A computed fold for an 82-nucleotide RNA from a Candidatus Melainabacteria bacterium, annotated as Fluoride riboswitch aptamer (crcB RNA motif). Lineage of the source: Bacteria > Bacillati > Candidatus Melainabacteria. Its Rfam family is "Fluoride riboswitch aptamer (crcB RNA motif)". Gene Ontology terms of the family: positive regulation of gene expression and response to fluoride.

RNA sequence: AAACUUUCUGGCGAUGAAGCUCGCCUUGUCUUAAGUAAAAGACAAAACCACUAGCAAGCUAGUUAAUAGCUUCUACUAACUU
Numbered sequence: 001a002a003a004c005u006u007u008c009u010g011g012c013g014a015u016g017a018a019g020c021u022c023g024c025c026u027u028g029u030c031u032u033a034a035g036u037a038a039a040a041g042a043c044a045a046a047a048c049c050a051c052u053a054g055c056a057a058g059c060u061a062g063u064u065a066a067u068a069g070c071u072u073c074u075a076c077u078a079a080c081u082u
Base pairs, nucleotide, nucleotide: 004035005034010025011024012023013022016073017072018071019070020069021068027044028043029042030041031040032039050063051062052061053060054059055058
């Protein structure tokens, strides 16, 4: 110098935030460190991306919802009261 090798980071569940719980994805690459035993980070991929109708089949029109579930806050909407 090259090769080889160990460990680590998390992400997602049709609109925001927090706590708790549940489920899903987790395969690889690179950098630094380390040197026969052992640790940090980054990136890609995956999970994920609602429903109804029409048709020219990927466009148009429409509907519900800030939760995967529970609770709270915020935003929005409706009704009532001051």